[in-house]
RNA sequence: CAAGGGACUUGAAUAGAAAAUUUGAGUGCCCCGGUGGAAACGCCGGGAGUAGAACCCGUCAAAUUCGGUGAAACCUUUAACCUGGUAAUACCGAGCCAAUCCCACGGAAGUGGGCAGGUGUAGAGACUAGACGGCGGGCACCUAAUGCAACAGCAAUGGUGAAGGUAUAGUCCAGACCACAAACGGCAUG
Numbered sequence: 001c002a003a004g005g006g007a008c009u010u011g012a013a014u015a016g017a018a019a020a021u022u023u024g025a026g027u028g029c030c031c032c033g034g035u036g037g038a039a040a041c042g043c044c045g046g047g048a049g050u051a052g053a054a055c056c057c058g059u060c061a062a063a064u065u066c067g068g069u070g071a072a073a074c075c076u077u078u079a080a081c082c083u084g085g086u087a088a089u090a091c092c093g094a095g096c097c098a099a100u101c102c103c104a105c106g107g108a109a110g111u112g113g114g115c116a117g118g119u120g121u122a123g124a125g126a127c128u129a130g131a132c133g134g135c136g137g138g139c140a141c142c143u144a145a146u147g148c149a150a151c152a153g154c155a156a157u158g159g160u161g162a163a164g165g166u167a168u169a170g171u172c173c174a175g176a177c178c179a180c181a182a183a184c185g186g187c188a189u190g
Stems, first nucleotide, its partner, number of pairs: 008026007027051003030047007055138006065094006074085002095119003101114005123173001125172005139161004145157001146155003174189001177186002
């Protein structure tokens, strides 16, 4: 607020839950520096405060494997540091993948290869659906290289419309064994 929904996202502490507060991490808004660009704007780094705003329609649902690196608050241990752990999560290599796009072959169905993106990356995990994801279209706004111009300007092939999917929304989640000083953990089967 009529309702749906919204009033950033998320880990932790305050005995539990909600709210509030404090705090770790991320996001947008504002400012500064660097860099690319004609500009709008993007990317990288830094800073203080703050949470007003952040669009619509169609379409795809596959791979979901093996291995590796990083991580605050917090827990553990310690006189303290170290250590061990949990974990919001940041990524890499190989393999693999729906729709779209590119190349080759084919009469066609399709096959092979490639870019982007995805998977890997849940509370161990299984499954279904979409979106905050991929692809296509539209809308609003910004810019004007270039083109046009009656020289006032006009027009995107250029941009912007946050982050959350390391499981979002849901349905499900059995019973054993092993290990540790503590905190905590590991494994096979269904």
A computed fold for a 190-nucleotide RNA, annotated as Group I catalytic intron. Rfam family: Group I catalytic intron. Rfam describes the family as follows. Group I catalytic introns are large self-splicing ribozymes. They catalyse their own excision from mRNA, tRNA and rRNA precursors in a wide range of organisms. The core secondary structure consists of 9 paired regions (P1-P9). These fold to essentially two domains - the P4-P6 domain (formed from the stacking of P5, P4, P6 and P6a helices) and the P3-P9 domain (formed from the P8, P3, P7 and P9 helices). The family has 12 seed sequences and 5,602 matches in Rfam 15.1.